[in-house]
Context: one part of a larger RNA
RNA sequence: GGACGAACGCUAGCGGCGUGCCUAAGGUAUGCAAGUCGAACGGCCCGUUCCCUUCGGGGGGCGGGUAGUGGCGAACGGUCGAGUAACACGUAGACUACCUGCCUUCCAGUGGGGGAUACCUCCGGGAAACCGGGGCUAAUACCGCAUACGGUGGCGAGGCGCCUGCCUCGUUGACCAAAGGAGCAAUCCGCUGGGAGAUGGGUCUGCGGCCUAUCAGCUAGCUGGUGGGGUAAUGGCCUACCAGGGCGACGACGGGUAGCUGGUCUGAGAGGACGAUCAGCCACACUGGCACUGCGACACGGGCCAGACUCCUACGGGAGGCAGCAGUAAGGAAUAUUGCGCAAUGGGCGAAAGCCUGACGCAGCGACGCCGCGUGGGGGAUGAAGGUCUUCGGAUUGUAAACCCCUUUCGGGAGGGAAGAUGGAACGAGCAAUCGUUCGGACGGUACCUCCAGAAGCAGCCACGGCUAACUUCGUGCCAGCAGCCGCGGUAAUACGAAGGUGGCAAGCGUUGUUC
Numbered sequence: 001g002g003a004c005g006a007a008c009g010c011u012a013g014c015g016g017c018g019u020g021c022c023u024a025a026g027g028u029a030u031g032c033a034a035g036u037c038g039a040a041c042g043g044c045c046c047g048u049u050c051c052c053u054u055c056g057g058g059g060g061g062c063g064g065g066u067a068g069u070g071g072c073g074a075a076c077g078g079u080c081g082a083g084u085a086a087c088a089c090g091u092a093g094a095c096u097a098c099c100u101g102c103c104u105u106c107c108a109g110u111g112g113g114g115g116a117u118a119c120c121u122c123c124g125g126g127a128a129a130c131c132g133g134g135g136c137u138a139a140u141a142c143c144g145c146a147u148a149c150g151g152u153g154g155c156g157a158g159g160c161g162c163c164u165g166c167c168u169c170g171u172u173g174a175c176c177a178a179a180g181g182a183g184c185a186a187u188c189c190g191c192u193g194g195g196a197g198a199u200g201g202g203u204c205u206g207c208g209g210c211c212u213a214u215c216a217g218c219u220a221g222c223u224g225g226u227g228g229g230g231u232a233a234u235g236g237c238c239u240a241c242c243a244g245g246g247c248g249a250c251g252a253c254g255g256g257u258a259g260c261u262g263g264u265c266u267g268a269g270a271g272g273a274c275g276a277u278c279a280g281c282c283a284c285a286c287u288g289g290c291a292c293u294g295c296g297a298c299a300c301g302g303g304c305c306a307g308a309c310u311c312c313u314a315c316g317g318g319a320g321g322c323a324g325c326a327g328u329a330a331g332g333a334a335u336a337u338u339g340c341g342c343a344a345u346g347g348g349c350g351a352a353a354g355c356c357u358g359a360c361g362c363a364g365c366g367a368c369g370c371c372g373c374g375u376g377g378g379g380g381a382u383g384a385a386g387g388u389c390u391u392c393g394g395a396u397u398g399u400a401a402a403c404c405c406c407u408u409u410c411g412g413g414a415g416g417g418a419a420g421a422u423g424g425a426a427c428g429a430g431c432a433a434u435c436g437u438u439c440g441g442a443c444g445g446u447a448c449c450u451c452c453a454g455a456a457g458c459a460g461c462c463a464c465g466g467c468u469a470a471c472u473u474c475g476u477g478c479c480a481g482c483a484g485c486c487g488c489g490g491u492a493a494u495a496c497g498a499a500g501g502u503g504g505c506a507a508g509c510g511u512u513g514u515u516c
Base pairs, nucleotide, nucleotide: 001516002515003514004513006512007511008510009509010508013373014372015371016370017369018368019366020365021331027328028327030326031325032324035072036071037070040069041068043066044065045064046063047062048061049060050059051058052057081282089208090207091206092205093204094203095202098201099200103197104196105195106194107193108192109191110190111145113143114142120135121134122133123132124131125130150176151175152174153172154171155170156169157168158167159166160165180189181188182187210256211255212254217247218246219245222244223243224242225241226240227239228238229237259281260280261279262278263274264273265272266271286307287306288305289304290303309320310319311318312317337363339362340361341360345359346357347356348355349354376406377405378404379403386397387396388395389394410457412452413451414450415449416448420443424439425438426437427436428435429434460505461504462503463502464501465486466485467484471500472499473498474497475496481488482487
């Protein structure tokens, strides 16, 4: 000198863009943060309309709503960095050892049956959470059967190979499917088996990146083999038996510290330090363990067990997990609103309308940072007054002010007023391409434009002994104090305190901390 997620002191006009718990991965009141589909299914409720009626009611159509069964989603998105020195990450490869819902494309199919069950109803238990029993019922829920282009398994042949296999073909009394819904219909959305693709993942390997030897030896599933199990898949991943191996001064093992990277800061570079925001990967979700469901989890707002803590209770028993967005108390030098909106972008579900979305888009707060603008411009010497100094002559503040002319950014007031929506939706026309009409913006009456008044409302902070740019007077008297280093202060202190003046930067200026 530069930098900062900064803090502290004094000061403070406006705007844009960013950014904001670095500490207690300590606790947490309240609200919200993951739903959706009635075009999968039976029921129930409401509205409307039609038919029948013994006038009690019964049945049907259309529309709306919905608890339950069922489907998809909930494994994404969002948070955090505790743990982890590891194939966690980065990079380059391998899989002759693998999986992949939704999506794209191609081939083939969707036949015929069955038994349940929730909701509901009846009975019972419980303070509650909720639970048990009897009865009824539907499905794209569940289960047999048929069919099998095909797939899997067995057997055989050929080709190829990087030689643990791959591909193709044949054969086989072996095994394996399915679901319907909407519509007058055309058709559309689905369902089942298979091939290919795309996307996403899994596993393995070479190399790379902290400190410590005041850690020198470490290891029993530990190293290898065989059989078996397990997985989508290789493998001591697990198990039985057999062998006795494996790692290490090129630092094993132990200890400390730490999420890794793209990058960020600095520096001429080499390097050093760091890893906030944004992006990729990983890991975690009160602490520890476990599996279930599922294409995918060992699952933040799912489940079970144990533990600590908090809450409810009729004392028998129950409920909970903000490292989601706000908010709260605590800790701390220190870090924001219990805001608006789904209008945009993106995501989930749905045929669609649409619903949900604290992702996101915006607004609010903080000079926390960067950038821009303003606090006026020109003229103006009796060099006014006042202040300060003085050798008492004057000097300086100083063109500074007053005064004259001008302008009006910003701020204030008034009027107009967006883009972001070339997209979307509804209705209508048309064979269609398409066209017409209408609707819809959180930000926001914001940005922006125009007008009005009037220099009007807007400057501080630090320093002035040398380093280092900027000097005098007074007060004080080794006191009070200053100080980054050298050092100042004991009666003329440019070094302490005040004033005038000066220098520097400026809506900031200094100090502290960290780093180059």
About this RNA:
Small-subunit ribosomal RNA, 5' domain from uncultured Nitrospira sp., 516 nucleotides, folded computationally. It matches the Rfam family "Bacterial small subunit ribosomal RNA".